[in-house]
RNA sequence: GCGCGGUUAGCUCAGUGGUAGAGCGCUUCGUUGACAUCGAAGAGGCCAGAAGUUCGAUCCUUCUACCGCGCA
Numbered sequence: 001g002c003g004c005g006g007u008u009a010g011c012u013c014a015g016u017g018g019u020a021g022a023g024c025g026c027u028u029c030g031u032u033g034a035c036a037u038c039g040a041a042g043a044g045g046c047c048a049g050a051a052g053u054u055c056g057a058u059c060c061u062u063c064u065a066c067c068g069c070g071c072a
Base pairs, nucleotide, nucleotide: 001071002070003069004068005067006066007065010024011023012022013021018055026042027041028040029039030038048064049063050062051061052060
């Protein structure tokens, strides 16, 4: 330099055009003598950045940044 894949909650990941979810973690409450387990509730995201297409974009297109793999 070229090709492919990836970037969504603190972490690991879903989500193929119509108001963004799960598990773990965190906070509060219940249960316990206490802790753990278990149960209930809650907080936490401008979906890596920009532009475009569309009535509407996490999702499609282009560019940029970063990470990984391969080729040279």
Model confidence (mean pLDDT): 82 of 100. This is a predicted structure of a 72-nucleotide RNA (transfer RNA) from a bacterium. It matches the Rfam family "tRNA". About the family: Transfer RNA (tRNA) molecules are approximately 80 nucleotides in length. By type it is a transfer RNA.